[in-house]
Source information: c-di-GMP-I riboswitch aptamer from Methylolobus aquaticus, 83 nucleotides, folded computationally. Its Rfam family is "c-di-GMP-I riboswitch aptamer". Rfam's curators write: GEMM was predicted in a large-scale screen for bacterial structured RNA regulatory elements.
RNA sequence: CCAUUGAAAAGCCAAACCUGCGGCAACGCAGGGACGGAAAGCUACGGGUCCUGUGGGGGAGCCAGGAGAGCCGAGUUGCCAAG
Numbered sequence: 001c002c003a004u005u006g007a008a009a010a011g012c013c014a015a016a017c018c019u020g021c022g023g024c025a026a027c028g029c030a031g032g033g034a035c036g037g038a039a040a041g042c043u044a045c046g047g048g049u050c051c052u053g054u055g056g057g058g059g060a061g062c063c064a065g066g067a068g069a070g071c072c073g074a075g076u077u078g079c080c081a082a083g
Stems, first nucleotide, its partner, number of pairs: 004083001005081002012037002017032006035070001041076003045073003049067005
């Protein structure tokens, strides 16, 4: 230095829920809060998921737009070090 692994230490992120704001909604932002996480950093490439639209009423599907990614796979960058 590299790979693997994650015992220890320093740190990091932040589920559900609550409050305020934005949005038709999914959901997002801020504060509180911790279920958890060795990438729960980044990307949105594939699959899955969610919302809106379609109009005699209801349902399913196609199509279009939007959301998220802490579901699985993939790409990429990275802290420390017992082994």
Its mean pLDDT, the model's own confidence on a scale to 100, is 81.